[in-house]
Molecule: transfer RNA
Organism: Fibrobacterales bacterium
RNA sequence: GCGGGAGUAGCUCAGUUGGUAGAGCGCUAGCUUCCCAAGCUAAUGGUCGCGGGUCCGAGUCCCGUUUCCCGCU
Numbered sequence: 001g002c003g004g005g006a007g008u009a010g011c012u013c014a015g016u017u018g019g020u021a022g023a024g025c026g027c028u029a030g031c032u033u034c035c036c037a038a039g040c041u042a043a044u045g046g047u048c049g050c051g052g053g054u055c056c057g058a059g060u061c062c063c064g065u066u067u068c069c070c071g072c073u
Base pairs, nucleotide, nucleotide: 001072002071003070004069005068006067007066010025011024012023013022019056026044028042029041030040031039049065050064051063052062053061
């Protein structure tokens, strides 16, 4: 230099043919318990890496760019 993959909640990850972004864990509060743990209930959660474009509408499609991983040279 070229090709491929990944970037979404604090963490691990989903997200279907483009139609108002979710799960588990975690954190917080309450119940329970002499206390802790476990359990139950509620609440807390987002500039979808970044910048543009297309579209009535983009996490998804297109272009550029950035970080990491793999391969080729």